Transfer RNA from Phlebiopsis gigantea 11061_1 CR5-6, 72 nucleotides, folded computationally. The RNAcentral record of the sequence draws on GtRNAdb. It matches the Rfam family "tRNA". Rfam classes the family as a transfer RNA.
[in-house]
RNA sequence: GGGCACUUGGCGCAGUGGUAGCGCGCCCGCUUUGCAUGCGGAAGGCCGUGGGUUCAAUCCCCACAGUGUCCA
Numbered sequence: 001g002g003g004c005a006c007u008u009g010g011c012g013c014a015g016u017g018g019u020a021g022c023g024c025g026c027c028c029g030c031u032u033u034g035c036a037u038g039c040g041g042a043a044g045g046c047c048g049u050g051g052g053u054u055c056a057a058u059c060c061c062c063a064c065a066g067u068g069u070c071c072a
Base pairs, nucleotide, nucleotide: 001071002070003069004068005067006066007065010024011023012022013021018055027041028040029039030038048064049063050062051061052060
């Protein structure tokens, strides 16, 4: 320098056009003498940034940035 993949709550991931969900974690409550387990509930992300297409974009297109990987 070039190719490819990825970028979504604190962490790991799903969601492939109609205003985002799961697991773990954190917080509160119930259960216990207490802890753990179990059960219930709540908070937390407007989806890397900018632009384009569309009535409508996390999703399609372009550029940029970051990470990983391969080639040189």